[in-house]
RNA sequence: GCCUUCAUAGCUCAGUGGUAGAGCAUCUCCAUGGUAAGGAGAAGGUCUGCAGUUCAAAUCUGCAUGAAGGCU
Numbered sequence: 001g002c003c004u005u006c007a008u009a010g011c012u013c014a015g016u017g018g019u020a021g022a023g024c025a026u027c028u029c030c031a032u033g034g035u036a037a038g039g040a041g042a043a044g045g046u047c048u049g050c051a052g053u054u055c056a057a058a059u060c061u062g063c064a065u066g067a068a069g070g071c072u
Stems, first nucleotide, its partner, number of pairs: 001071007010024004018055001026042005048064005
């Protein structure tokens, strides 16, 4: 220098055009003599940034930034 993949909640990851979800973690309650395990609920993300396409974009396109890998 070129190519490929990836960027979504505190963490690990789903979500391939129509109001963004799970597990773990956190908080509250139940339960226990008490703790853990268990049960119920809540909170937490303008989806890396900018622009484009579209009635509508986390999703499609371009550029940028960052991460991982490959070639030279």
The RNA shown here (transfer RNA) has 72 nucleotides and comes from a Spirochaetaceae bacterium. Lineage of the source: Bacteria > Pseudomonadati > Spirochaetota > Spirochaetia > Spirochaetaceae. Rfam family: tRNA.